The RNA shown here (small-subunit ribosomal RNA) has 1554 nucleotides and comes from Oharaeibacter diazotrophicus. Its Rfam family is "Bacterial small subunit ribosomal RNA". Taxonomically the source falls in Oharaeibacter (Bacteria, Pseudomonadati, Hyphomicrobiales, Pleomorphomonadaceae). The RNAcentral record of the sequence draws on SILVA. Its mean pLDDT, the model's own confidence on a scale to 100, is 82.
[in-house]
RNA sequence: AGAGUUUGAUCCUGGCUCAGAACGAACGCUGGCGGCAGGCUUAACACAUGCAAGUCGAACGCUCGUGGCAACACGGGAGUGGCAGACGGGUGAGUAACGCGUGGGAACCUACCUCAUGGUGCGGAAUAACUCAGGGAAACUUGAGCUAAUACCGCAUGUGCCCUUCGGGGGAAAGAUUUAUCGCCAUGGGAUGGGCCCGCGUCGGAUUAGCUAGUUGGUGGGGUAACGGCCUACCAAGGCGACGAUCCGUAGCUUGGGGGAAAGAUUUAUCGCCAUGGGAUGGGCCCGCGUCGGAUUAGCUAGUUGGUGGGGUAACGGCCUACCAAGGCGACGAUCCGUAGCUGGUCUGAGAGGAUGAUCAGCCACACUGGGACUGAGACACGGCCCAGACUCCUACGGGAGGCAGCAGUGGGGAAUAUUGGACAAUGGGCGCAAGCCUGAUCCAGCCAUGCCGCGUGAGUGAUGAAGGCCUUAGGGUUGUAAAGCUCUUUCGCCGGUGAAGAUAAUGACGGUAACCGGAGAAGAAGCCCCGGCUAACUUCGUGCCAGCAGCCGCGGUAAUACGAAGGGGGCUAGCGUUGUUCGGAAUUACUGGGCGUAAAGCGCACGUAGGCGGAUAUUUAAGUCGGGGGUGAAAUCCCAGGGCUCAACCCUGGAACUGCCUCCGAUACUGGGUAUCUCGAGUCCGAGAGAGGUGAGUGGAAUUCCGAGUGUAGAGGUGAAAUUCGUAGAUAUUCGGAAGAACACCAGUGGCGAAGGCGGCUCACUGGCUCGGAACUGACGCUGAGGUGCGAAAGCGUGGGGAGCAAACAGGAUUAGAUACCCUGGUAGUCCACGCCGUAAACGAUGGAUGCCAGCCGUUGGGCAGCUUGCUGUUCAGUGGCGCCGCUAACGCAUUAAGCAUCCCGCCUGGGGAGUACGGUCGCAAGAUUAAAACUCAAAGGAAUUGACGGGGGCCCGCACAAGCGGUGGAGCAUGUGGUUUAAUUCGAAGCAACGCGCAGAACCUUACCAGCCUUUGACAUCCUGUGCGACCCAGAGAGAUUUGGGGUUCCCUUCGGGGACGCAGAGACAGGUGCUGCAUGGCUGUCGUCAGCUCGUGUCGUGAGAUGUUGGGUUAAGUCCCGCAACGAGCGCAACCCUCGCCCCCAGUUGCCAACAUUCAGUUGGGCACUCCGGGGGGACUGCCGGUGAUAAGCCGCGAGGAAGGUGGGGAUGACGUCAAGUCCUCAUGGCCCUUACGGGCUGGGCUACACACGUGCUACAAUGGCGGUGACAAUGGGCAGCGACCUCGCGAGGGGGAGCUAAUCCCAAAAAGCCGUCUCAGUUCGGAUUGCACUCUGCAACUCGAGUGCAUGAAGUCGGAAUCGCUAGUAAUCGCGUAACAGCAUGACGCGGUGAAUACGUUCCCGGGCCUUGUACACACCGCCCGUCACACCAUGGGAGUUGGGUUUACCCGAAGACGGUGCGCCAACCGCAAGGAGGCAGCCGGCCACGGUAGGCUCAGCGACUGGGGUGAAGUCGUAACAAGGUAGCCGUAGGGGAACCUGCGGCUG
Repeated sequence: AGAGUUUGAUCCUGGCUCAGAACGAACGCUGGCGGCAGGCUUAACACAUGCAAGUCGAACGCUCGUGGCAACACGGGAGUGGCAGACGGGUGAGUAACGCGUGGGAACCUACCUCAUGGUGCGGAAUAACUCAGGGAAACUUGAGCUAAUACCGCAUGUGCCCUUCGGGGGAAAGAUUUAUCGCCAUGGGAUGGGCCCGCGUCGGAUUAGCUAGUUGGUGGGGUAACGGCCUACCAAGGCGACGAUCCGUAGCUUGGGGGAAAGAUUUAUCGCCAUGGGAUGGGCCCGCGUCGGAUUAGCUAGUUGGUGGGGUAACGGCCUACCAAGGCGACGAUCCGUAGCUGGUCUGAGAGGAUGAUCAGCCACACUGGGACUGAGACACGGCCCAGACUCCUACGGGAGGCAGCAGUGGGGAAUAUUGGACAAUGGGCGCAAGCCUGAUCCAGCCAUGCCGCGUGAGUGAUGAAGGCCUUAGGGUUGUAAAGCUCUUUCGCCGGUGAAGAUAAUGACGGUAACCGGAGAAGAAGCCCCGGCUAACUUCGUGCCAGCAGCCGCGGUAAUACGAAGGGGGCUAGCGUUGUUCGGAAUUACUGGGCGUAAAGCGCACGUAGGCGGAUAUUUAAGUCGGGGGUGAAAUCCCAGGGCUCAACCCUGGAACUGCCUCCGAUACUGGGUAUCUCGAGUCCGAGAGAGGUGAGUGGAAUUCCGAGUGUAGAGGUGAAAUUCGUAGAUAUUCGGAAGAACACCAGUGGCGAAGGCGGCUCACUGGCUCGGAACUGACGCUGAGGUGCGAAAGCGUGGGGAGCAAACAGGAUUAGAUACCCUGGUAGUCCACGCCGUAAACGAUGGAUGCCAGCCGUUGGGCAGCUUGCUGUUCAGUGGCGCCGCUAACGCAUUAAGCAUCCCGCCUGGGGAGUACGGUCGCAAGAUUAAAACUCAAAGGAAUUGACGGGGGCCCGCACAAGCGGUGGAGCAUGUGGUUUAAUUCGAAGCAACGCGCAGAACCUUACCAGCCUUUGACAUCCUGUGCGACCCAGAGAGAUUUGGGGUUCCCUUCGGGGACGCAGAGACAGGUGCUGCAUGGCUGUCGUCAGCUCGUGUCGUGAGAUGUUGGGUUAAGUCCCGCAACGAGCGCAACCCUCGCCCCCAGUUGCCAACAUUCAGUUGGGCACUCCGGGGGGACUGCCGGUGAUAAGCCGCGAGGAAGGUGGGGAUGACGUCAAGUCCUCAUGGCCCUUACGGGCUGGGCUACACACGUGCUACAAUGGCGGUGACAAUGGGCAGCGACCUCGCGAGGGGGAGCUAAUCCCAAAAAGCCGUCUCAGUUCGGAUUGCACUCUGCAACUCGAGUGCAUGAAGUCGGAAUCGCUAGUAAUCGCGUAACAGCAUGACGCGGUGAAUACGUUCCCGGGCCUUGUACACACCGCCCGUCACACCAUGGGAGUUGGGUUUACCCGAAGACGGUGCGCCAACCGCAAGGAGGCAGCCGGCCACGGUAGGCUCAGCGACUGGGGUGAAGUCGUAACAAGGUAGCCGUAGGGGAACCUGCGGCUG
């Protein structure tokens, strides 16, 4: 970076497809290891089970366990209380939004953290837990009673703080732990001992069941700070005790042990609490800009937009409310619908872009669905609450419980996505003073080739190029140094050992992991796809349009590099292919970077709104623009540099970048804004001018038709030809008069005018625009123009007129297979007018408008100027044409009237079909117009040009092509070939011309290939091997024969003597053999166009190219024959000539030929001769050479020309260019492949190829007098002859038989030539004709039955000149007459030759057929036997309409109104505050109200599914009907419109040329 695919080929346009990269992938085949990543894209479907948010005793009371005699200590539990459950983790349903991104902003809050200041005083009332008593299946809950706090409340103080009417008012707290010191209180009782006792505590002893009376409990009273036998009165009789009461003894401890209270006074170390002001962090709010598709969504909006007062919030605000005003948004896309989390980034791309939003990171939203608030610094809260709904579960049926889009996991869905793992070791998070606890965050492990990266499956050597495989031209080649073998190594894996870092002092899930060391042993480790082109890589076999392949083009119908297999090769490699998706290629949406005359594409035309763009000069501004600075642009990613894992992937550090936004300063050329000025753009004015410009009114003549009258008579009219029609009731024709409507001849012109459509007699009125000249005025006033508005041919519609002609529809007549057409006769709407609609055309220059610039020449229209010769020349504006440079274009072509070079604006296009269709909207009376898709389907559709072919296109020319002639065929009989039919077989081939008397120059057997039967198997034939030495031949037998049995018979050649060869037999196998298939695998040969004049090449030139030129043109020719001209110059194959033959002459040679002269004979028989004929060799001759005319003086042509035997290629033959028809032949031959091998080979006998209702071709003989018959007897040539021709004689009526001379041939024979001539017959089915049949023969042959030819006698059919149609022939030809030959035993009407007699006609090229050249059109290229259109029928597919029906979304009105907050009320209830009390303040329940989710009723809009029936569309094999289009396509086509018709279509009107 491109490639394939439209065509016969080309260039272009244009779509489709491929090669690249990527992926959260999936599927198929395969699978060794490791590292690093990744892993429900689908059902925001439903979830069993476990875990994922707790923690704090240094806030509090209670309780349990352990220890203690106890106080108490250490642990556990539920509860009160605090903090955290708003983080972390998941998901992407919703959301088109200030949601996100980016940059700003002011009216806010912020627990924990931090800085600072100040404070932390005094009181009070309750309540869980707990106890008791209830309810309930459970969940849970009710009542009563007791109790604590860092829970709650009040008061004080309050620097600062908040509010304020500036007077004032409001407003806080909580304690806890620890250490030391100081200080205070208490330290009881008294059986014993000690300065001390008790006590605490140690040890021991005794006794063995008592001890205790305020003693134990209750009630009343008193008292206490308060509780309490503390005290008292009464009542009850309890309480403790072998788990030891009581008594006794006793070590140790007092500077000790334990406990309590109070004050924060001081001090140490801490954790708190309150108030206030800062910080940090986090959050709330507002704004600019950016952020998908649809206009078949164009209008939306009532709290809507703004204001005022009020409320509410942390805070601004219609956030809420009352009132007032009527605003707000929208073509720069509001509203509505669909789709979607956004971003950093990711993939791709050269970039600009396009696509995407997994993993990681930021933000948002959500947590079964919907609504709601509570708590709190923070939520309207994933693992909180309340309500409603759906679902699931429990239930005792009363009622309850739940929410994996946390981690695992299950079911389901799906093409598809993992373990109900380990650990808190690390990093973080929550709580705690801390120890610590919790943490499915996280760190790790497991599964999966899902991806990226790395490594391995061995290395060296090794040629008998092993074996095997495959191919083969049979030689060999290839697999292939590949293997084996030999020599080495040990990465990975395996076995054994050592063993980290990650951990700052301790703590390691990972993990005995990474790494290191040792050991054994090439040992355990390669597949997948492809091989026709694109696209790297080829052969064999199998298959036979089958099976199959295929990304596109396309492969497969018997030789498949395209299917399947194998061998070989190519590519990648632990992967490889396929599928899906994205970008790329695609400049195929084009900003970078496309187009619109004919390929898709300029609105039918104008006016004009918004918008876009805009002349000159000066000045100002600084929005765009440019430069510099600042802020931001998170991290990660990408890029660069360096570093760490052995490398890499991966990771780390730094840099750069993040192309953006905001802001400050500066610059001012350009654009924009402001100001001032100007005149060239534009316009006004003045003076002239041309015109079918428009509208209205009037008017004129010609013509058509009709009416009236006259003349007049039989036709008229119409056509290719006719008929319908009109006419004796007087037409047509003609004359005069009249009526009516419509259109305006000539002038008339690529002339004029108009924006386009369009406009044509003349006159008048009104009116638009244009041009020229002048240069007075305005001073950019301009250009374009989405929407919009107006105009807009014809047809058509409405109302009312009018109606001569013309004329859809309609009718009739023709034509035709039909003719709903073309042609004809009629004829209605309509055509005309007025008014109103419609709004389309090939509305075309298929070319939007405006401005400027860029060679000319020639016409023409309207003006101006100059010059003079006054009708010319020159020049200049404005139009309108032709040609033509530069340039452009795919080409054609365009070319100052651009399709050139530029600028501005608008419209439009993006493959063909479906389709300018459906649906929806708008418009219309309707017809319909406008706007305008999709499903599905194809790989093309298309433009221009090229070469052919073709044309019921044109021009020129030729040919027995027609015409002019002669004779035939087609009718008959027969012969022969073919088809068909038949058959055991009727062997096969040939099929328009160019098969059919063809292969077959000759089927009784043979031939023979076919059929039936009988035989045979190395074979009838070839080569090789072994053995043998036989045979050939003759005779006899069997048999239909092939064959076989027996007998007779008994080799040859060479030799180095070993043997070899020929021939025969026997045997084994290689092989033979095949007229079996394929002529569409082939060679060779042949036919045909066509003996037509063509077909090509080299170099040059032209063209982007296919190609063209040459080869065309003007003449001429039989001819591309020749001449001239020419961007061509030459050349080749063809033509012609050279060759053969006939025609004239000469020379040479004369036997078998000839005979003039000389002899001779029956006879050129013989002598003789070679003059002549003839024969056979060699020459000559004819060339448009000569003359005249003509033509360009050329080529040539013309001439009853001359000469000549012959005259214009003299006649005939041979000779067949490049090619066409897959023409014919595998059955002449050769040959690839396939097939058969005791048969599809070989042999034999018999049959068949000879059949016979029929059809066709080619011939023969005829139908008769140009003849038949009889007679006569003249004249040829080509040929042939030994298994032959056979004279002559003889026999037979004859075919022929019997003898038989001569001849291997210019000698002899076949051999008679026949038409001719003479006579007869006299028009008949005959004296024509000879078929058929009978009898009798002849010949050939082994054999004439099927199935030969001939002869004689007899028989005597059809046929009296042939329908439509069709063939041959132009001169020694047709016609006619015989003769010969080949093959052959025999068989000729055939074929091939030969001569005899011997015509007619050709005006001419209009037509038929074929051909050549030039040109034209083409939608054909298999090439007109082409292509191709529509209906109908059948099948399938998608789709529109459709009575309705089902579901979703949304909306209007109304009803209902859960939970909840708010407002009101609060008669019920209540601890703190006030009050002595009553009560008050305050609060709660309840009730009421509006708001509101779900739900309901009635309607609207919208989307989707289904739907009887129905409409068109698409695709299909060889269906049916026609023939519309492409050529003048047989009626030129097409566009719009209207009517009609089975269908293509036809017709009317107007338009276009494509």